[in-house]
RNA sequence: AGUGAGUUUAGAGGUGCAAAGAUCAUCAGUACUUGAUUGGAAGAGUAUGUGCUCUGAAGAUAAUCUUGGAAAGGGGUGUUUGCCGAAACAAUGAACGAGUCAUACGUUUAUUGUUGGGUCUGUGAUUGAAUAAAUGCAGAACUGUCGUAUAGUCAUUUGACUAUAUGGAGGGCUAUCUCACGC
Numbered sequence: 001a002g003u004g005a006g007u008u009u010a011g012a013g014g015u016g017c018a019a020a021g022a023u024c025a026u027c028a029g030u031a032c033u034u035g036a037u038u039g040g041a042a043g044a045g046u047a048u049g050u051g052c053u054c055u056g057a058a059g060a061u062a063a064u065c066u067u068g069g070a071a072a073g074g075g076g077u078g079u080u081u082g083c084c085g086a087a088a089c090a091a092u093g094a095a096c097g098a099g100u101c102a103u104a105c106g107u108u109u110a111u112u113g114u115u116g117g118g119u120c121u122g123u124g125a126u127u128g129a130a131u132a133a134a135u136g137c138a139g140a141a142c143u144g145u146c147g148u149a150u151a152g153u154c155a156u157u158u159g160a161c162u163a164u165a166u167g168g169a170g171g172g173c174u175a176u177c178u179c180a181c182g183c
Base pairs, nucleotide, nucleotide: 002181003180004179005178006177009175010174011173014084016083017082018081019080020079022077023076024075032068035065036064037063038062042055043054044053045052046104047103048102049101087115088114089113090112091111092110093109094108095107096106097105116143117142119140120139121138122137123136125135126134145168146167147166148165149164150163151162152161153160154159
């Protein structure tokens, strides 16, 4: 040199991942609201049930015309920040939310499991205002990494690089650090 262990420190994949805020369109002339008319007993507090409170013949729900008229979530573009299981999804549990309780739903978080990465196509369900987007499944090629085989080039001591084929997975890969063995 090397082998093994630890996983020290840093790094790579690229239309890379995520967050924040700015702006633009959409959401939407929607929800809500002013006034008038019709009409005549119910309506509201996330969905269902329970049951509590509030509004209503001093006219509710609803409908028509009219006066004003949003927002959240999701999306595009730029910037900044944090990073490379970045992150996403699924199941289970806990906490919070909404007037109580139960189920559902939403947010946060823990555990377990899956996924190297993005793109395209198809498909189904959920969500959504949406034919946008996201997610699941399947397929296609592309791409990074490591192993194996073949060929070529360089070197020559074990090797290094390129191309092709094939296989694996991130608990990975590269470099570095420490320890032990060994020369």

Lysine riboswitch aptamer from Salipaludibacillus daqingensis, 183 nucleotides, folded computationally. Rfam family: Lysine riboswitch aptamer. Rfam links the family to the GO term lysine biosynthetic process. From the family's description: Riboswitches are metabolite binding domains within certain messenger RNAs that serve as precision sensors for their corresponding targets. The prediction has a mean pLDDT of 76.